Formats: sequence, structure tokens, C1' cells
RNA sequence: GUGCCAUCGAGAGCGGCUGAGGGAACCGGCCCGUCGACGCCGCCGCAACCACGCGCGCCGCGCGCAGGUGCGAACUCCGGCCCCACGCGAGGGGGUAGAUGGCUC
Repeated sequence: GUGCCAUCGAGAGCGGCUGAGGGAACCGGCCCGUCGACGCCGCCGCAACCACGCGCGCCGCGCGCAGGUGCGAACUCCGGCCCCACGCGAGGGGGUAGAUGGCUC
């Protein structure tokens, strides 16, 4: 990287380095950013997918733990396609795409 499955409304920030862009991609909006964003590193923390332990027990469910991941602005920042609703606007559901984990080739 491919395919499948699950989840995506909650949670959790400080310091150092760097220096102009960043919020996945295209478009539109909105926001973050020289009062230093993004990124990298360290520490701290959040969560509990997998692993592990225990219990109930067919699948599986619950509890614990924190070893492997992941994560710590904004719902995955919002919209774009379809449906419903709608005087406009605001709204609801789904899809596509994406992210993370597990399995798989």
C1' cells in the first nucleotide's frame, strides 16, 4: 500500500528548537499564525482498539491493567453528492473521501 470489520458529539498541554505558513487533497467558507502557528524533540497527560489477567459465559459481554498503537484548537472545523424538511436562513439522515485500530494479501 490492497481488501474487510469497528469507531470517529467525549477526553487530555507545558517546555525546548525552528521560522511562515497551517487546518489531508481540489473548490468555497471559516479559523489558527511573527503575542511564533505548522513541524520536530522532551516531559506530562487522555483514551482504551489490540495484547495480557479475572469473571460470566457459544458468539460475546463486563471489570482490571497499561505492554503495542493512537491522540492532546474548532464534530473528521463546516459545506460540496443524494434524500427528508424548509418562504430565506438555520436543521435531520445517508453517501463519498479521510483518520485510527485490528485482521488480511
This is a predicted structure of a 105-nucleotide RNA (SAM riboswitch aptamer (S box leader)) from Egibacter rhizosphaerae. The RNAcentral record of the sequence draws on Rfam. The organism belongs to Egibacter, within Bacteria.